RNA sequence: GGGGGCCGGGCAGCCGCGUGACUUCGGUCACGAGGAAAGUCCGGGCUCCACGAAACAAGGGUGGCGGGUAACGCCCGCCCGGCGCAAGUCGAGGGAAAGUGCCACAGAGAGCAUACCGCCGAUGGCUCCUUCGGGAGAUCAGGCAAGGGUGAAAGGGUGCGGUAAGAGCGCACCGGGGCUUCGGCAACGCGGUCCGCAUGGCAAACCCCACCCGGAGCAAGGCCGAAUAGGGGCGGCGCGCUCUCGCAAGAGGGCAGGUGCGUUUCGCAUCGACCGCCCGGGUUGGCUGCUUGAGUCAUGGAGCGAUCCAUGGCCUAGACGAAUGGCUGCCGCCGCAGAUACGGUCCGCUCGUCGGAUACCGUCUGUGGAGACAGAACCCGGCUUACAGGCCCCC
Numbered sequence: 001g002g003g004g005g006c007c008g009g010g011c012a013g014c015c016g017c018g019u020g021a022c023u024u025c026g027g028u029c030a031c032g033a034g035g036a037a038a039g040u041c042c043g044g045g046c047u048c049c050a051c052g053a054a055a056c057a058a059g060g061g062u063g064g065c066g067g068g069u070a071a072c073g074c075c076c077g078c079c080c081g082g083c084g085c086a087a088g089u090c091g092a093g094g095g096a097a098a099g100u101g102c103c104a105c106a107g108a109g110a111g112c113a114u115a116c117c118g119c120c121g122a123u124g125g126c127u128c129c130u131u132c133g134g135g136a137g138a139u140c141a142g143g144c145a146a147g148g149g150u151g152a153a154a155g156g157g158u159g160c161g162g163u164a165a166g167a168g169c170g171c172a173c174c175g176g177g178g179c180u181u182c183g184g185c186a187a188c189g190c191g192g193u194c195c196g197c198a199u200g201g202c203a204a205a206c207c208c209c210a211c212c213c214g215g216a217g218c219a220a221g222g223c224c225g226a227a228u229a230g231g232g233g234c235g236g237c238g239c240g241c242u243c244u245c246g247c248a249a250g251a252g253g254g255c256a257g258g259u260g261c262g263u264u265u266c267g268c269a270u271c272g273a274c275c276g277c278c279c280g281g282g283u284u285g286g287c288u289g290c291u292u293g294a295g296u297c298a299u300g301g302a303g304c305g306a307u308c309c310a311u312g313g314c315c316u317a318g319a320c321g322a323a324u325g326g327c328u329g330c331c332g333c334c335g336c337a338g339a340u341a342c343g344g345u346c347c348g349c350u351c352g353u354c355g356g357a358u359a360c361c362g363u364c365u366g367u368g369g370a371g372a373c374a375g376a377a378c379c380c381g382g383c384u385u386a387c388a389g390g391c392c393c394c395c
Stems, first nucleotide, its partner, number of pairs: 001395007009331007017032006034373001038384002041382005046217004059213005064078005079093001080091004094208002099206002101202003116148002118144003123141002126137004156174006175197001176195005182189002221288004231279006240255006257271006295314008333369007342362003345357004349352001
C1' cells in the first nucleotide's frame, strides 16, 4: 500500500416505563432495539382482488459462463477487457455485414470517405537548349495520400523493399476476420490454415434476440360491536287548526289535509306526531392478524467457495397517545500532574539471584475529559447510505 472480519462500553444499586406469568391485590418474577431498526431500491412469504390453461400482444425488467438460493437486479467461482510494478480493483460484459437513425464543435473531408497545406511531374501538352540520341525548367491537364493540420474518431500499426511521388503495391512481425484440431460442462483458451484486410463508433437511440414479470398492500384481511343519529318492517295510537272543560296532566267536540274505494257538492276506510319491539349497514372502539421463523447457537460432515446435510441445545421486543429511560458508584478508554529503580530499556564487567544509568514504557496515586450514526411498527433475504473510537486476520 491492498483486502476482509468484529466490537461499538461492562458490572452493581436505586427510581421509572412496556409486555407476560403468578398473586395473600400490597406486590413479586421473567423478558425488553440495531448493525444499520434508516432509504423503501430489488426479491420473497402472507392476505385480499382479478383470472379456465397455455400461447400471443402491450408494458416493464434482466443480459459473459457455470453454480448457490424460496427468489433476486443478491452471493460464490471462473472467463474476457481496462487500470495498477504488485497484492488487487473496475466493467448495463448479448447483437453494429437485419433495418432505421445519430456522430455536436473544429475540419477540405464524418460514412457508397476527402484533398486545405503538402509530395510528384513518370504520361500528354508548354518554354528553352541540343552533338537530334536527348537534356533542363515551370506546373496547365493530371497522379498521390507518405508528412502537416482539425477532431473523441480520418478506412489497421512498425520496419524494409518499391515508386516520378506514393499506396497491403510486395514482404516480415504485430493486430483483425473466416474455417478448423485439441483442452474446457461453458464463457473461452492454445495451435494450424486461409484471407492483404471493401463494411469506424453509439443499442443507459429506436430496434433485434433470449429469459423473467397479474394488481394492491398489515391503513392487507378476519371477528365483535355501545351511546347517538339515519334506513327498513311490525304493532299500539290517531297527532294539524280551533272551541269547551280542567290549576295542570289530559279529556271531548268541530273543521282542514294526504291516500284508497264506492252509488262523485257526498259517504266509508286509512295515514301523519309519539311510543314499543325486531332487522340491516356504518362511525368511535375492542379482539385478531402479531411474532416459532427460508430462526439462532454448538459440533461433525460435503464443497475451492457461496451454500447445503446430520445431530443436539435455545426461545430472544410486540408497542399503537407507540415502552426499551434516568441518577450514582466501581472498572475499562484518552489527556495532564506526581510517586516509584519492582519489571521492561540502555551501559559495564569479575557473566552473577551482579553493579550502574534513566522517569521513555509498564506499575501506583491524584485529577480532568470523551462516548459516534441512529431508534423496531406484519415478517424474512439482499443492496445502498450514515457511523466517534477501537480490536483482529490475510496479502